A computed fold for a 524-nucleotide part of an RNA from a Pseudomonadota bacterium, annotated as small-subunit ribosomal RNA, 5' domain. The sequence was found in a public genome assembly. The source organism's lineage runs through Bacteria, Pseudomonadati and Pseudomonadota. Its Rfam family is "Bacterial small subunit ribosomal RNA".

Context: one part of a larger RNA
RNA sequence: GAACGAACGCUGGCGGCGUGGAUUAGGCAUGCAAGUCGAACGCGCAAAGCUCCUUCGGGGGCCGAGCGAGUGGCGAACGGGUGAGUAAUGCAUGAAUACCUACCCCGAUGACCGGGACAACCACUCGAAAGGGUGGCUAAUACCGGAUGUGAUCUUCGGAUGAAAGCUGGCCUCUGAAUAUGCUGGCGCAUCGGGAGGGGUUCAUGUGCUAUUAGCUAGUUGGUGAGGUAACGGCUCACCAAGGCAAUGAUGGCUAGCCGGCCUGAGAGGGUGUCCGGCCACACUGGGACUGAGACACUGCCCAGACUCCUACGGGAGGCUGCAGUCGAGAAUCUUCCACCAAUGCGCGAAAGCGUGAUGGAGCGACGCCGCGUGAACGAUGAAGGCCUUAGGGUUGUAAAGUUCUGUUGGAUGGGCGUAAUCCCCUAGAGUUAAUACCUCUUAGGGUUGAACUCCCAUCGGAGGAAGCACCGGCUAAAUUCGUGCCAGCAGCCGCGGUAAUACGAAUGGUGCAAGCGUUGUUC
Numbered sequence: 001g002a003a004c005g006a007a008c009g010c011u012g013g014c015g016g017c018g019u020g021g022a023u024u025a026g027g028c029a030u031g032c033a034a035g036u037c038g039a040a041c042g043c044g045c046a047a048a049g050c051u052c053c054u055u056c057g058g059g060g061g062c063c064g065a066g067c068g069a070g071u072g073g074c075g076a077a078c079g080g081g082u083g084a085g086u087a088a089u090g091c092a093u094g095a096a097u098a099c100c101u102a103c104c105c106c107g108a109u110g111a112c113c114g115g116g117a118c119a120a121c122c123a124c125u126c127g128a129a130a131g132g133g134u135g136g137c138u139a140a141u142a143c144c145g146g147a148u149g150u151g152a153u154c155u156u157c158g159g160a161u162g163a164a165a166g167c168u169g170g171c172c173u174c175u176g177a178a179u180a181u182g183c184u185g186g187c188g189c190a191u192c193g194g195g196a197g198g199g200g201u202u203c204a205u206g207u208g209c210u211a212u213u214a215g216c217u218a219g220u221u222g223g224u225g226a227g228g229u230a231a232c233g234g235c236u237c238a239c240c241a242a243g244g245c246a247a248u249g250a251u252g253g254c255u256a257g258c259c260g261g262c263c264u265g266a267g268a269g270g271g272u273g274u275c276c277g278g279c280c281a282c283a284c285u286g287g288g289a290c291u292g293a294g295a296c297a298c299u300g301c302c303c304a305g306a307c308u309c310c311u312a313c314g315g316g317a318g319g320c321u322g323c324a325g326u327c328g329a330g331a332a333u334c335u336u337c338c339a340c341c342a343a344u345g346c347g348c349g350a351a352a353g354c355g356u357g358a359u360g361g362a363g364c365g366a367c368g369c370c371g372c373g374u375g376a377a378c379g380a381u382g383a384a385g386g387c388c389u390u391a392g393g394g395u396u397g398u399a400a401a402g403u404u405c406u407g408u409u410g411g412a413u414g415g416g417c418g419u420a421a422u423c424c425c426c427u428a429g430a431g432u433u434a435a436u437a438c439c440u441c442u443u444a445g446g447g448u449u450g451a452a453c454u455c456c457c458a459u460c461g462g463a464g465g466a467a468g469c470a471c472c473g474g475c476u477a478a479a480u481u482c483g484u485g486c487c488a489g490c491a492g493c494c495g496c497g498g499u500a501a502u503a504c505g506a507a508u509g510g511u512g513c514a515a516g517c518g519u520u521g522u523u524c
Base pairs, nucleotide, nucleotide: 001524002523003522004521006520007519008518009517010516013372014371015370016369017368018367019365020364026327027326028325030324031323032322035074036073037072040071041070043068044067045066049062050061051060052059053058081282082281083280090207091206092205093204094203095202096201097200099199100198101197104195105194106193107192108191109190110189112146113145114144115143121136122135123134124133125132126131152161153160154159166187167186168185169184170183171182175180208254209253210252215245216244217243220242221241222240223239224238225237226236227235257279258278259277260276261272262271263270264269284305285304286303287302288301307318308317309316310315335362337361338360339359344358345356346355347354348353375405376404377403378402385396386395387394388393409465411460412459413458414457415456418453419452424447425446426445427444428443429441430440431439468513469512470511471510472509473494474493475492479508480507481506482505483504489496490495
């Protein structure tokens, strides 16, 4: 000199863009953060409408928007947080393959015939609660059996194994005459092959300090066989052999998430890993599996432990390292905001749509960077006051006053572009089809959707509301007076202060930066 997720002191007008729990991976009140689908399914409640009866109070039937829990499907493994652990089961770069892949895309083939349950619901019942138990009824794209076998797997090449599910829109060309067992769209289902994207695994090289750590290792190193896995493999097991690693630092100890990057530097290098992006690890602590395409699963399950809460003392409930917020510790780090999501994205759904503390915004903090303002021009051989003085004067100083202007910003009022492209609806066109219907479309035209917001424009008003901080002995730009008297104090280094201190304290003046200025800490 530069830099910072900074802190502290004094001061503080506005805006834009960033950024903000680095310490206790300490404890957490409260609210929200993952749902969705009725076009998979059966129930319960039920507005409106239609219809019948009526004693005019109402009652019955049909249809049924909507609501509720349940079965079922998909999602919940993403998104979001943190850096505890991890010096290599990690990461970076490059290579390899013995593997898996839901949703998406392409291709091939199929989708036939049957069956029995369980929730919800009803009845009884246990418990303070959380939550159950017994009996009975019922549907499905839930579950099971048989058939078939394009292809797939195994094979002794003869063969064996082994799948599925429907829902919905329109129509009458064909069969048939109720309109579906028909036709035709859309979505879905099953098997196989391929793709895309994603993941698993393996290898090489690189990736801290320490020898005041020198030896470490028995599933250890290799083989055979078996099991297990999606897959290779001591991954596991039985048997056999005695190997394997190590001064090119094994093993142990300490520290640490890694990288793209960031800071500094002419570079080489040194330091660092906050925000953003990629990977990894973790989710109260330790262990375990289940489900599933995918987890050994942050807001799933089980066990143990610590802690907190409820309890009728028998037993139960919980996990903010999600967003806000609270206590604690600390030099120190923000709102319990808006959007019944407008945009981008994600989940579900045919869609409308619903959900989304992801996200988009607003708020707070000079925490950082950048920009703007706090007025402009004229104005005295120079007011007053202050300070100094050799008492003549000098300086503050064109500074003020005064005159003439301007209108940034702040204030008040009003307006507006854009972020909006869509979905969907209507019309037209094309495709599909028996069809002009339905459906589909990177098609064309019209309509619809804004949480928030500056920039922008116009008007009013009027210099009005807006300057500080550090320093002035040398390094180092800028000096005088008074006070003090080795005292009080200053100090980055040299050093100042013991009666005229340019070095302490104050004043005046000056210098440097400026909405900041200094100090401290850390890195180069």